[in-house]
Context: one part of a larger RNA
RNA sequence: CUAUGCUGAAGGAACUCGGCAAUCUGCCUGCGUAACUUCGGGAUAAGCAGGACCUCGCUUUGGGCAACCAUUGCGAGGUGGCACAGACCAGGGGGUGGCGACUGUUUAGCAAAAACACAGGACUCUGCGAAAUCGUAAGAUGACGUAUAGGGUCUGACGCCUGCCCGGUGCCGGAAGGUUAAGAGGAGGGGUGCAAGCCUUGAAUCGAAGCCCCGGUAAACGGCGGCCGUAACUAUAACGGUCCUAAGGUAGCGAAAUUCCUUGUCGGGUAAGUUCCGACCUGCACGAAUGGCGUAACGACUUCCCCGCUGUCUCCAGCAUAGGCUCA
Numbered sequence: 001c002u003a004u005g006c007u008g009a010a011g012g013a014a015c016u017c018g019g020c021a022a023u024c025u026g027c028c029u030g031c032g033u034a035a036c037u038u039c040g041g042g043a044u045a046a047g048c049a050g051g052a053c054c055u056c057g058c059u060u061u062g063g064g065c066a067a068c069c070a071u072u073g074c075g076a077g078g079u080g081g082c083a084c085a086g087a088c089c090a091g092g093g094g095g096u097g098g099c100g101a102c103u104g105u106u107u108a109g110c111a112a113a114a115a116c117a118c119a120g121g122a123c124u125c126u127g128c129g130a131a132a133u134c135g136u137a138a139g140a141u142g143a144c145g146u147a148u149a150g151g152g153u154c155u156g157a158c159g160c161c162u163g164c165c166c167g168g169u170g171c172c173g174g175a176a177g178g179u180u181a182a183g184a185g186g187a188g189g190g191g192u193g194c195a196a197g198c199c200u201u202g203a204a205u206c207g208a209a210g211c212c213c214c215g216g217u218a219a220a221c222g223g224c225g226g227c228c229g230u231a232a233c234u235a236u237a238a239c240g241g242u243c244c245u246a247a248g249g250u251a252g253c254g255a256a257a258u259u260c261c262u263u264g265u266c267g268g269g270u271a272a273g274u275u276c277c278g279a280c281c282u283g284c285a286c287g288a289a290u291g292g293c294g295u296a297a298c299g300a301c302u303u304c305c306c307c308g309c310u311g312u313c314u315c316c317a318g319c320a321u322a323g324g325c326u327c328a
Stems, first nucleotide, its partner, number of pairs: 001323008010314002014312001019309001027051005036041001038157001052079007061070003080084001092307004097302002099299002104116002120155007132141003158294004163224003168221002170217005177212003183206002188201005225243005252286001253283001264280005
């Protein structure tokens, strides 16, 4: 010096991206326990006290004919130690946001999560030799199932909800019409031949699905405006004008895991706060199952704050074990 442990005056997070690491706490009994809540929880919430041994009194249960033996609990008095859950073992706690409802699952060997899954919700396909999938096929799975079933896609407990647009793309429907292949058809033309013929080309016309066309459909893919003016201070604009669109973003939320300008502005917390919490709305570029907004419980998730606690630090010191190093 490295690794692993132990101890530490005063201070106690001043360390640091961040209390990372290491302390603190820890068991049982009694008391006591908030907001919120889906009334189950939250909860071992938080917080407080007691715990060894001896003597006495009362007491529980079992055994025994009994004497008595074992055992439970309560009360009173006392004894010793630095220390009585005496070693080992053995939760630190609280507050507030974000995300995900939850228990689960995952990158075997740098990621455990807010990612995946999930119960629940919705759309859609499928009438059974089902759809879908594997296979050239036979055949098999689906399923020894039958629409309260099976497949696909999206969303993701629960609560309140889920607005407008079908112009584009997709899907579904449509006995008409247009276009359209092979095929049918054969007017007419060409070559050759004396000819019969043979060879070749070929216009009308009749020909499916598809596409065009006409409708429907957004919990299908998706989309959801601009400029100008206006109220008796000013400011602002309920109001009006105009252009464009398929329709111009509703409810709710909003500097947000989304806000560039930005450390926005105001309030709170600190002596001091680019973070945090509450508001405002000027949303560069939120927004409703690519779900919106809430939400008790839960989380080796993540943000901020507080109490306790500490060698994280001020500022390092000593000890132990192993290795390194020097010498032998």